A computed fold for a 74-nucleotide RNA from a Candidatus Woesearchaeota archaeon, annotated as transfer RNA. Rfam family: tRNA.
RNA sequence: GGGGUUGUGGUCUAGCUUGGUAUGAUUCACGGUUCGGGGCCGUGAGGUCGGGGGUUCGAAUCCCCUCAACCCCA
Numbered sequence: 001g002g003g004g005u006u007g008u009g010g011u012c013u014a015g016c017u018u019g020g021u022a023u024g025a026u027u028c029a030c031g032g033u034u035c036g037g038g039g040c041c042g043u044g045a046g047g048u049c050g051g052g053g054g055u056u057c058g059a060a061u062c063c064c065c066u067c068a069a070c071c072c073c074a
Stems, first nucleotide, its partner, number of pairs: 001073007010026003020057001027045007050066005
C1' cells in the first nucleotide's frame, strides 16, 4: 500500500439479507418472599446503534467517507 471481518446500555448479545418508535441476559435501585442472608419473583433505571455525510416520508438496517481492533496479501 491492497483486501476482509468486527464495532449496539456499565458488561455480553439479538436485530442488518426482507428500512417502520432497539431484543434478551447481566448489572444497579426499590419492593415481595426469609428470623436474616443467598436464591427466587415483581417493578423500575440505563443505549438511539464507533464518528461524519447522503438517499428516503422514515435509516442500527441502503450508499459514501472516516476511526479503532483483529486477520490475510504485498
It was read from a public genome assembly.